[in-house]
RNA sequence: UUCGCGGAAGAGUCCGGCCUUACGCCGGCGCCGAAGGCGCAACCGCCCCGGAAACGCUCAGGCCAAUGGACCGCGAA
Numbered sequence: 001u002u003c004g005c006g007g008a009a010g011a012g013u014c015c016g017g018c019c020u021u022a023c024g025c026c027g028g029c030g031c032c033g034a035a036g037g038c039g040c041a042a043c044c045g046c047c048c049c050g051g052a053a054a055c056g057c058u059c060a061g062g063c064c065a066a067u068g069g070a071c072c073g074c075g076a077a
Base pairs, nucleotide, nucleotide: 001077002076003075004074005073006072007071012029014028015027016026017025018024030063031062032061036059037057038056039055043051044050045049
C1' cells in the first nucleotide's frame, strides 16, 4: 500500500410539481462533513527544499433506512 472481517458520526424521510401509490424525476429553501477535491498552514522531515491535518471551504458527496464513510482494531499478501 492492497484485500477480508468488525466498529464508525453529523445534518430535512422539509415544501411544491410530475407519476395511481411506493420508488423515481424536476424545482426551491435550510443544513452536514469523516469518500474525493481545494485552501490556509499547525505540524513533520532526508531541511531553504519538500511532505502536509481530524483546521477551513462546501465543487462533489450526504441529510428515514440501505449504500457509502475518514479513522480505529484484527488477519493475510
Description: Glycine riboswitch aptamer from uncultured Roseiarcus sp., 77 nucleotides, folded computationally. Its mean pLDDT, the model's own confidence on a scale to 100, is 82. The sequence is in RNAcentral, with records from MGnify.